[in-house]
RNA sequence: GGCGGCAUGGCCAAGCGGUAAGGCAGAGGAUUGCAAAUCCUCCAUCCCCGGUUCGAACCCGGGUGCCGCCU
Numbered sequence: 001g002g003c004g005g006c007a008u009g010g011c012c013a014a015g016c017g018g019u020a021a022g023g024c025a026g027a028g029g030a031u032u033g034c035a036a037a038u039c040c041u042c043c044a045u046c047c048c049c050g051g052u053u054c055g056a057a058c059c060c061g062g063g064u065g066c067c068g069c070c071u
Stems, first nucleotide, its partner, number of pairs: 001070007010024003018054001026042005047063005
């Protein structure tokens, strides 16, 4: 230098054009003599900018970071 993959909450991790699952952690509450366990509720600008579309985490272009392959 060329090619490919990945980027989703504090962490892990689904999603494949139509309201962003789930687990752990955290906060509030219920329960308890106090706790633990259990149960309920809450917590995402989907890496950034732009484009396509009625509608984008998803498709397209350009960036950034990480990983791999080729030379």